RNAcentral holds the sequence, with entries from ENA. This is a predicted structure of a 71-nucleotide RNA (transfer RNA) from Candidatus Zambryskibacteria bacterium RIFOXYD2_FULL_43_10. Its Rfam family is "tRNA". It is annotated as a transfer RNA. Model confidence (mean pLDDT): 81 of 100.

[in-house]
């Protein structure tokens, strides 16, 4: 310098155009003599800026960050 992939909740991952979901974690409650375990509930996120579209996590462009390959 060129090419490819990834970026979503505190963490690990889904959702491939139609109001973003799960597990674990946090917090609250139930249970227990207490703790742990178990059960129920709560909170919480689309890397940034534009564009297309009736509608964008999804498609396009640029930027930022991470990873891989080639020279």
């Nucleotide at each position: 310098c060129c090419c490819c992939c990834c970026g979503u909740a505190g963490u690990u991952c889904a959702a491939u155009g139609g109001u973003a979901g799960a597990a674990c974690a946090u917090c609250c409650g139930c249970c227990u003599u207490u703790u742990a375990a178990g059960c129920g509930g709560u909170c919480a996120a689309c890397g940034g800026a534009g564009g297309u579209c009736c509608g964008a996590u999804u498609c396009c462009u640029c930027c930022c960050g991470g990873g891989g390959g080639g020279a």